Predicted 3D model of a 90-nucleotide RNA (c-di-GMP-I riboswitch aptamer) from an uncultured Gallionellaceae bacterium. Its mean pLDDT, the model's own confidence on a scale to 100, is 88. The sequence was found by an Rfam model in a public genome assembly. It matches the Rfam family "c-di-GMP-I riboswitch aptamer". On this family, see Weinberg et al., Nucleic Acids Res 2007: "Identification of 22 candidate structured RNAs in bacteria using the CMfinder comparative genomics pipeline".
[in-house]
Order: sequence, then C1' cells, then structure tokens
RNA sequence: AGUUGAUCAGGGCAAACCGGUCCGAAAGGCAGGGACGCAAAGCUACCGGUCUAAUGAGCUUGUUAGCUCGAUGACAGCGGGGCUGCCAAA
Repeated sequence: AGUUGAUCAGGGCAAACCGGUCCGAAAGGCAGGGACGCAAAGCUACCGGUCUAAUGAGCUUGUUAGCUCGAUGACAGCGGGGCUGCCAAA
C1' cells in the first nucleotide's frame, strides 16, 4: 500500500415507534427518547431508482375548488460510482 472482517481496544451511528411552543407546501429535515440493525449506517445527488408537487403549465366547471403534468425540493439506512477513515488479521 492493497485485500479481508474470525478475533482484540477505544468506541461510534441509530430503523420502526413515541414525543416537539422547531423548519418546510409536501416529501422530508432538525432536536429529545428509543434500538432494528450497521465496518463505512462517515461525506458526496455523478448514474440508475424512489418519494413529494410549492412556484409554474394545462384542463374541468361544481371555482376561497378539483384533476393532470412537472424538480428547481428530498432520500447517502435502495443499488452503483467518487472521496475519506478506526482496530485487527493473513
């Protein structure tokens, strides 16, 4: 340095779910509790995928409305790529 994760150390993160005088149109995020799991469950929307649909566009006519389209919004704990990293082993 590359590979691997049986074992060791210090530890780390935190799904579902429950709360919130928080942010957001929503998806979602953030903070607290919680612990299913995770050796990159650290970072990054580059590719695919998924979610949402405010602004906007179109349509309906039952109009303080409804429907459709549509990321510029989001998901890194969906897969891949990129960057970085602890311990140990051969």